[in-house]
């Protein structure tokens, strides 16, 4: 330099055009002599950025940026 993949709460991830799911962590309550474990509940992501397509975009298209891989 070229090609491909990837970017979503603090972390790990799902999502395949119609108001973003789950686990861990975190907070509250219950349980306990107390902690842990367990149970119940809550908060937390305008989906890397900017444009485009569409009635509607995390999702499709283009460019850019970050990360990874392959080739040279």
């Nucleotide at each position: 330099g070229c090609u491909c993949g990837u970017g979503u709460g603090g972390c790990g991830c799902a999502g395949u055009g119609g108001u973003a799911a789950c686990g861990c962590a975190u907070c509250g309550c219950a349980c306990u002599u107390g902690u842990a474990a367990u149970g119940c509940g809550g908060a937390g992501a305008u989906c890397c950025u900017c444009a485009g397509u569409u009635c509607a975009a995390a999702c499709c298209u283009g460019a850019g940026c970050g990360c990874g891989a392959g080739c040279a």
Background
Transfer RNA from Phylliscum demangeonii, 72 nucleotides, folded computationally. Its Rfam family is "tRNA". Its mean pLDDT, the model's own confidence on a scale to 100, is 82. Taxonomically the source falls in Phylliscum (Eukaryota, Fungi, Pezizomycotina, Lichinales).